[in-house]
RNA sequence: CCACGAGGCAGGGGAGCCGCUGCCGGGCGCUUCGGCGCUUCCGGUGGAGGAAAGUCGGGACUCCACGGGCCGCGUGCUGGGUAACACCCAGUGGGGGUAACCCCAGGCUAGUGCCACAGAAACAAUACCGCCGCCUGCGAAGGCGACCGCUUGCGGCCGCUGGGCGGUAAGGGUGGAACGGUGGGGUAAGAGCCCACCAGUGCCGGCGGUGACGCCGGUAGCUCGGUAAACCCCACGUGGAGCAAGGCCAAAUAGGGGAACAUGGGGAGGCCCGCCCCGUUCCCGGGUAGGCCGCAUGAGGCGGCGGGUAACCGCCGCCCCAGAUUCAUGGUUCCCACUCCGGCAUCGCUGGAGCAACAGGAUCCCGCUUACUAGCCUCGUGGAUCG
Repeated sequence: CCACGAGGCAGGGGAGCCGCUGCCGGGCGCUUCGGCGCUUCCGGUGGAGGAAAGUCGGGACUCCACGGGCCGCGUGCUGGGUAACACCCAGUGGGGGUAACCCCAGGCUAGUGCCACAGAAACAAUACCGCCGCCUGCGAAGGCGACCGCUUGCGGCCGCUGGGCGGUAAGGGUGGAACGGUGGGGUAAGAGCCCACCAGUGCCGGCGGUGACGCCGGUAGCUCGGUAAACCCCACGUGGAGCAAGGCCAAAUAGGGGAACAUGGGGAGGCCCGCCCCGUUCCCGGGUAGGCCGCAUGAGGCGGCGGGUAACCGCCGCCCCAGAUUCAUGGUUCCCACUCCGGCAUCGCUGGAGCAACAGGAUCCCGCUUACUAGCCUCGUGGAUCG
C1' cells in the first nucleotide's frame, strides 16, 4: 500500500430573535384558608431514533374465580447469563475458508412414506458391458465399427463377431448417492472368502471433563444409503386478550319489543372431569358519546471500584434526559466545523457554492430482522514492497 474479517462511534456545533409545547413558580379568579380552577401575561427549566421502522420473539403491567388430564402450539448439542427468550457468552461435534473468522446442531436398527431423470438396480434393491466354466454351432449367413466411391442409400474394402446353461459383483458404465478403503493371499474367474494395516460401529475396561464429549486398550460381526423446515417418536415448556388493556366522573333515552335454553346457561385456545356463579345467548328498534386517571422513577442512564475467560453480576457516587391527544419541538440571522470548485504572496490566506442518507414517538422495556453514509476509530488475517 492492496484485499479480507470482527467490533465500536457519529448522524454537525455555538449564539440571538420570533413561534409551539410539558412541568415549576409568579399572576388572575374562587375559597370552608386544606386548596381548587384558568393559561391572557411574566420568569425558570426540559422537548424524537440508531434504527422511533417491521410487528418477528420475550416479558413487565391490566382484565377475565380456578385446578387436573388429553389434545393443540412452541423449542431442540452442553454449561452459564438474564425478568424472560428462538437472544447473548463460553465450549463440544460437523461443515466452509490459506487464515482471521463464518455457518449448522435431539432421534432414520420404534413405525409409515419419499428419492425425478439416467442406470441392471435407489436399500435384504441389483446384472447393462465385461470376466470364468460347461454344452452346442460356423468358416457361411447375419450384425457392429472405420475408410473410400457416388446414383444420399447403395456399392466396395478392412477389422471384429454366433447361441444356451451356470458362477461373479473385483474391472467398466449411469447417477448427487450403488452393501467400507489400501495391499497381499486364494480362486475356474471373483468376493472380508482369509490375512495385515486404516476408517467406522457394537460390547467390555480405564483415564480426563459439571456436561456435550475426548483419549487409550481389548474384543467381535466384517460394515444394509439419504431425507424428519417428511408424517412421526422423545425431552422440556406453554391460559386468553390486549393501553382502542383497564378504572373514575359526566351525559342520554324507549330497560322498548321478540326468540332459545332448567336433562339449563356461563366461567381463561378445544374436549373431558372437578369446582364456582345464577342466569346466558341471539335478533329488531331508539338515545348519548365530553372530561380525568392510567402517563412515564424505569429489569433507567452515567462514572468509579471489585468478581468473573466472557456474557454479566455486586457495591459506592452522581443524574432525571418527550408525554402529545385539533396529536407539540418550527422559522430566520450570524459565526465556526466539514465537503467541493477557484485565486494567491502556499504548510496558510481568501472568494463562491453546498451542508446530506435511512427516516419521526403514542403503555413501557429487553432482543432479532430490515433500510441508510462508499463518514470516523480500534483490533486481527493474507499478500506485495522497502528498511
The prediction has a mean pLDDT of 77. The RNA shown here (Bacterial RNase P class A) has 387 nucleotides and comes from an Acidobacteriota bacterium. The sequence was found by an Rfam model in a public genome assembly. The source organism's lineage runs through Bacteria, Pseudomonadati and Acidobacteriota.